[in-house]
RNA sequence: GAGUAUUUUCGGGGCAAGGUUAGAUUCCUUACCGAUGGUAAAAGUCCAUGAGCUAAUAAAACAGCAUGAUUCAGUGAAAUUCUGAAACCGACGGUACAGUCCGGAUGAGAGAAAAUACCC
Repeated sequence: GAGUAUUUUCGGGGCAAGGUUAGAUUCCUUACCGAUGGUAAAAGUCCAUGAGCUAAUAAAACAGCAUGAUUCAGUGAAAUUCUGAAACCGACGGUACAGUCCGGAUGAGAGAAAAUACCC
C1' cells in the first nucleotide's frame, strides 16, 4: 500500500422585492439552489448511482415499474466539466397550480472518512 470482515462518524441547497386575488413563498414580473461516484481537466444538463411506488408485511435484500434538463464561441495535448455568452431542468402527498412552504423525514440513502482484526 491492496483485499476481506466488523464497528463508528459524516452524508442536500434554495423565493429577497413587487403585482393580481377573498385567499398564492403555489399564478405573473423577478430572485435563488444544485446530492454521490466516474470521465485525458473541475459537470444540476455526458456515463452511472441515490431519493418514490408495487408495500398488504415480522421484514422490502433481490425484483419490477416510475424517474428531468445544453448549445454556441474561445483556450488547450486533453474540457457537452474551464472561460465568455445564451438556454434549459427539478419525485410523491397537502394547500389557489410549489425545485424553494408544510408533511412522510429525529427516516432512508448513493457514497465519504476513520478505527480494529485477519490476510497478501